[in-house]
Context: one part of a larger RNA
RNA sequence: CUGGGUGUAAAGGGCGCGUAGGCGGGAGAGCAAGUCAGAUGUGAAAUGCCGAGGCUUAACCUCGGAGCUGCAUUUGAAACUGUUCUUCUUGAGUAUCGGAGAGGCAGGCGGAAUUCCUAGUGUAGCGGUGAAAUGCGUAGAUAUUAGGAGGAACACCAGUGGCGAAGGCGGCCUGCUGGACGACAACUGACGCUGAGGCGCGAAAGCGUGGGGAGCAAACAGGAUUAGAUACCCUGGUAGUCCACGCUGUAAACGAUGAAUACUAGGUGUGGGAGGACUGACCCCUUCCGUGCCGGAGUUAACACAAUAAGUAUUCCACCUGGGGAGUACGGCCGCAAGGUUGAAACUC
Numbered sequence: 001c002u003g004g005g006u007g008u009a010a011a012g013g014g015c016g017c018g019u020a021g022g023c024g025g026g027a028g029a030g031c032a033a034g035u036c037a038g039a040u041g042u043g044a045a046a047u048g049c050c051g052a053g054g055c056u057u058a059a060c061c062u063c064g065g066a067g068c069u070g071c072a073u074u075u076g077a078a079a080c081u082g083u084u085c086u087u088c089u090u091g092a093g094u095a096u097c098g099g100a101g102a103g104g105c106a107g108g109c110g111g112a113a114u115u116c117c118u119a120g121u122g123u124a125g126c127g128g129u130g131a132a133a134u135g136c137g138u139a140g141a142u143a144u145u146a147g148g149a150g151g152a153a154c155a156c157c158a159g160u161g162g163c164g165a166a167g168g169c170g171g172c173c174u175g176c177u178g179g180a181c182g183a184c185a186a187c188u189g190a191c192g193c194u195g196a197g198g199c200g201c202g203a204a205a206g207c208g209u210g211g212g213g214a215g216c217a218a219a220c221a222g223g224a225u226u227a228g229a230u231a232c233c234c235u236g237g238u239a240g241u242c243c244a245c246g247c248u249g250u251a252a253a254c255g256a257u258g259a260a261u262a263c264u265a266g267g268u269g270u271g272g273g274a275g276g277a278c279u280g281a282c283c284c285c286u287u288c289c290g291u292g293c294c295g296g297a298g299u300u301a302a303c304a305c306a307a308u309a310a311g312u313a314u315u316c317c318a319c320c321u322g323g324g325g326a327g328u329a330c331g332g333c334c335g336c337a338a339g340g341u342u343g344a345a346a347c348u349c
Stems, first nucleotide, its partner, number of pairs: 003321004007303002012317001014201004021194003025088007033081002035077008049065006091191001092188003096183003103177007110154001115149007125136002162169002206247006215241002220236004258316006266294011298305002322349003331342004
C1' cells in the first nucleotide's frame, strides 16, 4: 500500500458557515464522453505458454500455434453513468397562521446577603479549631438598631425541564435580533448532502491598555500540625475574579460516540404543538418535534448499544496502524509573551 478499524483497546476534527472536489429524487426525448458488441490496422524479434522436431538424454537449439489482457480508426447498441432539452413534486426552500424557550446584544430597575463608613444602645470579650495559636478588641470590638457607600452574584420557582452549532445561557422590565417547532399545502421546482483548503465562533487560565475592586483568593506572610510540612487546618492577603476594547485558541472542548438520508418489535415518563372524542379545563385516542428510562431482534471481546443505535445500508469528510523516545527536536506558519499548530529520527523494549 492493501485490508481492517475509530463509545471504553491506537483512532471522530472543540463547533459552525462554506470554496474546490466527491456523491445525488420521479417521468419523457435527444446525443454518445464513460460502458458494451463487431470490423480493420497495429501490438517487432527474442523471452513465457502449448504442440512437434534436432544434438545418445537434459539443459540448449529449431519449427509451428495460440496469446500478447493494450492502443488507434471505424460501424453499431442505448439499459446504467454522463450531458442537453422538456416535465413532475415526495427531497430542499419560500409564504401564511400559531404558540414555546436561562438563544444573542444593549439599556434600565429590584430585593436578600457579605464588607466598609457614620451615629445610638451596650461591656469584655470576639473569632477560629480536633485542640489551639496567630488575628481583632477598653483608642470600646463581637452583638444589636438606624442611616449611608460600593462591588459582585441572582435563594425559592428549578425539573435526567427549556434554548443554542459548539463553547455556553438562569432576578425583573424594555428595545433590537438569530434559530427551531406545529398547522396549512398557496408558491419555486432537485435549487440537495458532504466538505480538503479558507473564513468565523470558541470555557477557564493567561497577556496588553484603561477603569473597577465588596466577597473569594494562586503567590506571599504568620499561626498550628508534623520527624520534617515549601501541604492538608487557621488568621491575613496581592495578582486575578468584574467592565470596555484588543490578543491568546487551548480543555476529560465528553455522549470519550463526525455529518446527512432511509429502513428495522415494543413499554413507560417528561417538554412544545396539532387533531379527534367528550357537556367539559381534565382523563382518553391519534399524530409531529425534542428529551429520559426499560427492553426484543441484531450488533459487540465484553461492558453494553438498542428508532436520540454502537442494528441494516448509502454518500462525503476527519483520524488510527506496537510501547517508550514524544506531542519532544528541527524547520515552517501564528502569537506581545506564555505558548499554539504542523510534526520526525537515532536509540531502546
RNAcentral holds the full RNA, with entries from ENA.
This is a predicted structure of a 349-nucleotide part of an RNA (small-subunit ribosomal RNA, central domain) from an uncultured bacterium.
The coordinates come from a structure-prediction model, not an experiment, and the mean pLDDT is 88.
Rfam family: Bacterial small subunit ribosomal RNA. Gene Ontology terms of the family: structural constituent of ribosome and ribosome.